Molecule: transfer RNA
Organism: Rhodospirillaceae bacterium Spongia-Bin9
């Protein structure tokens, strides 16, 4: 430098263009002599800026970061 892929909660991971969900974690409670386990509940997210659309995590344009492959220089 070129090609490809990825970005959603603290972590992992779903969601046909139509309610943003789950698990773990954290927090609160139940249980327990205490703790752990188990059970119930709560919290919190679409990388950024625009565009299309009645409606965008999803489609389009640009950008940012990360990963893989190839190349150039040394």
């Nucleotide at each position: 430098u070129g090609g490809g892929g990825a970005a959603u909660a603290g972590u992992u991971u779903a969601a046909c263009g139509g309610c943003a969900g789950a698990a773990c974690a954290a927090c609160g409670g139940a249980c327990u002599c205490u703790g752990a386990c188990u059970c119930c509940g709560u919290c919190g997210g679409u990388c950024c800026u625009g565009g299309u659309u009645c409606g965008a995590a999803u489609c389009c344009a640009g950008g940012u970061u990360c990963c893989c492959c190839a190349g150039c220089c040394a």